c-di-AMP riboswitch aptamer (ydaO/yuaA leader) from Bacillus ectoiniformans, 131 nucleotides, folded computationally.
[in-house]
RNA sequence: UCAUUCAUAAUGCUUAAUCCGCUCGGAGCGGGGGAACCAACGCAGGAAACUGCAGGGGUGAAGUCAAACGACCAGGCUACCUUCCUAGCCUGAACCCGACAGCUAACCUCGUAAGCAUGAAGGAAGGCUUC
Numbered sequence: 001u002c003a004u005u006c007a008u009a010a011u012g013c014u015u016a017a018u019c020c021g022c023u024c025g026g027a028g029c030g031g032g033g034g035a036a037c038c039a040a041c042g043c044a045g046g047a048a049a050c051u052g053c054a055g056g057g058g059u060g061a062a063g064u065c066a067a068a069c070g071a072c073c074a075g076g077c078u079a080c081c082u083u084c085c086u087a088g089c090c091u092g093a094a095c096c097c098g099a100c101a102g103c104u105a106a107c108c109u110c111g112u113a114a115g116c117a118u119g120a121a122g123g124a125a126g127g128c129u130u131c
Base pairs, nucleotide, nucleotide: 010118011117012116013115014114018027019026020025028112029111030110031109032108033107038102042053043052044051045050055100056097057096058095059094063072064071065070073092074091075090076089077088078087080127081126082125083124084123085122086121
């Protein structure tokens, strides 16, 4: 001097996943259930209750077509912040409920994990901060 590995700090990113306080809680943020009105009302059997079949639903951008390739559509990043434009780079997973849930005021209830990156593309408008 270079390369590799590990750890820590700082900064930044996906996300609701942060902050306070002190042993157990709160604030903020996010999700689910849940009236009226409105919407919706599968097929077969049965007088009805009900039974059987095809199920159905939630978080999330992660959906539709296609055997696939792909296409449409959707989501994210590019470093002071937001929005718009251009250019570039990526993603379209995973998990859960268990026959059951439309919307939904009051009300009830749950989560606040995890995973990554390392000098950063540019323009416009409006801000913020510093001199």
The coordinates come from a structure-prediction model, not an experiment, and the mean pLDDT is 80. Rfam family: c-di-AMP riboswitch aptamer (ydaO/yuaA leader). From the family's description: This family represents a conserved RNA structure found upstream of the ydaO and yuaA genes in Bacillus subtilis and related genes in other bacteria. It was read from a public genome assembly, where an Rfam model found it.